[in-house]
RNA sequence: CGAAGUAGGCAAGGCAGUCGCGUCCCGCCCCUUGGGGAGCGGGAUGAGGAAAGUCCGAGCUUCGCUGAGCAGGAUACCUCCUAACCGGAGGGCGGAGUGAUCCGACGGAGAGUGCAACAGAAAGCAUACCGCUCCAAGGGCGUGCCUUUGGAGUAAGGGUGAAAUGGUGGUGUAAGAGACCACCGGCGGGAGAAGAGAUUCUUCCGGCCUGGCAAACCCUAUCCGAAGCAAGACCAAGUAGGGGAGAAGAGCUGCUCAGACUCGUUACUACUCCCGGGUAGGUCGCUUGAGGCCGAUCGCGAGAUCGGUCCCAGAUGGAUGACUGCAGGGCUUCUGGCAAGCCUGGACAGAACUCGGCUUAUUGCCUACUUCGGUAU
RNA sequence: GGCGGUGUAGCUCAGUUGGUUAGAGCAGCGGAAUCAUAAUCCGCGUGUGCGGGGUUCAAGUCCCUGCACCGCUA
Numbered sequence: 001c002g003a004a005g006u007a008g009g010c011a012a013g014g015c016a017g018u019c020g021c022g023u024c025c026c027g028c029c030c031c032u033u034g035g036g037g038a039g040c041g042g043g044a045u046g047a048g049g050a051a052a053g054u055c056c057g058a059g060c061u062u063c064g065c066u067g068a069g070c071a072g073g074a075u076a077c078c079u080c081c082u083a084a085c086c087g088g089a090g091g092g093c094g095g096a097g098u099g100a101u102c103c104g105a106c107g108g109a110g111a112g113u114g115c116a117a118c119a120g121a122a123a124g125c126a127u128a129c130c131g132c133u134c135c136a137a138g139g140g141c142g143u144g145c146c147u148u149u150g151g152a153g154u155a156a157g158g159g160u161g162a163a164a165u166g167g168u169g170g171u172g173u174a175a176g177a178g179a180c181c182a183c184c185g186g187c188g189g190g191a192g193a194a195g196a197g198a199u200u201c202u203u204c205c206g207g208c209c210u211g212g213c214a215a216a217c218c219c220u221a222u223c224c225g226a227a228g229c230a231a232g233a234c235c236a237a238g239u240a241g242g243g244g245a246g247a248a249g250a251g252c253u254g255c256u257c258a259g260a261c262u263c264g265u266u267a268c269u270a271c272u273c274c275c276g277g278g279u280a281g282g283u284c285g286c287u288u289g290a291g292g293c294c295g296a297u298c299g300c301g302a303g304a305u306c307g308g309u310c311c312c313a314g315a316u317g318g319a320u321g322a323c324u325g326c327a328g329g330g331c332u333u334c335u336g337g338c339a340a341g342c343c344u345g346g347a348c349a350g351a352a353c354u355c356g357g358c359u360u361a362u363u364g365c366c367u368a369c370u371u372c373g374g375u376a377u
Numbered sequence: 378g379g380c381g382g383u384g385u386a387g388c389u390c391a392g393u394u395g396g397u398u399a400g401a402g403c404a405g406c407g408g409a410a411u412c413a414u415a416a417u418c419c420g421c422g423u424g425u426g427c428g429g430g431g432u433u434c435a436a437g438u439c440c441c442u443g444c445a446c447c448g449c450u451a
Base pairs, nucleotide, nucleotide: 001373002372003371004370005369006368007367008366009365010364014326015325016324017323018322019321021046022045023044024043025042026041027040028039030037031036032035048348052359053358055357056356057355058354059353060228061227062226063225065259066258067257068256069255070254072224073223074222075221076220077091078090079089080088081087092106093104094103095102096101107219108218112217113216114213115212129158130157131154132153133152134151135150136149137148138147139146140145141144166184167183168182169181170180171179185209187206188205189204190203191202192201193200194199232284233283234282235281242275243274244273245272246271249263250262251261291310292309293308294307295306296305297304298303328344329343330342331341332340333339334337378450379449380448381447382446383445384444387403388402389401390400396434405421406420407419408418409417427443428442429441430440431439
């Protein structure tokens, strides 16, 4: 210098001003018993790293309480972190890369059921199409070879397939074959060592090797009640306590059971369900929170503890916008001065009960560290 | 705002515990028949299976992620 990786950060303005909008506070004035409402003026404050998708997990609220079983769902190497998690950190194993580094739904196929189309001879207690070898019968002639048929053996060779029962060499054989042997690979089991564990290393034995799919059913282990702030609570206003059906039982929202509790038992009301009718106003929930920032200590780290400091949007047809000036950047022109003119501020994107994550979209930069290559010293 | 569902030919839909060439009706095109048209008869399909990725030998189907549309909910 070039290429790349990891971690973190900033982001429609850098400053000033004007107008406008939402929320809160204060003051004046009007109506007014308290209190509330309207207007005017001033001050403070006002989007994001993803506010998004709603994919996980929680807080909170309602469904009346407690417990058990079944069904259903989720997760899946180990140890930690966390309120919790399909989250995160560190490690193991496997894979990609020269490397920094990155990626991985990564339990079990020897518990069982099942699947493997087409092709192929044979596809799951394997299999004989071609080939190879031997035997029998027949034929040919050059009499030990060729050929036809049948039988037996054979998985070394060919061919099919995504996948064909280890690889190399030797012994052996009619030809062959883990049939036998040596080495290598792999599987299972035992022992020892390291480690908290996943796991790794060493050694011995075994039969010669029995594969793939669980994002197929399933098995094992752990966890899970449902619905969602349009949840829900209160006030005000309004309406038809109108119609139908139902059970001795009903009261959870997958099903079943048990216990206590509440309501009810022949219906006028009241209970449950369905239909129909009315209201579309206000207040609370609503932003102080597993909160942010700084520092110290512990930890490799995710994080934990302590101390200090700050208050940082809360709308309900839904606010956060527009303009001007000076600086900044780029282009053009010439009188070559920091002169004049023009352009420019960009990507993805807009809070709606609140948090912790994940995923997806995305431009231009900045900082720190690391790796590889080239050149120079 | 919250919750649920759907996406297959031009349109409306099937598609079985993943398999051989993804089908049906309507529409369209060509032909027959008719003086001509319709009806009728015969024949005709090059479908990025909404996009991307993964699991698997193999994906419309199973899984993850995004997009579009529809419905419910005070």
Predicted 3D model of RNase P RNA and transfer RNA as a complex of 451 nucleotides.
The coordinates come from a structure-prediction model, not an experiment, and the mean pLDDT is 75.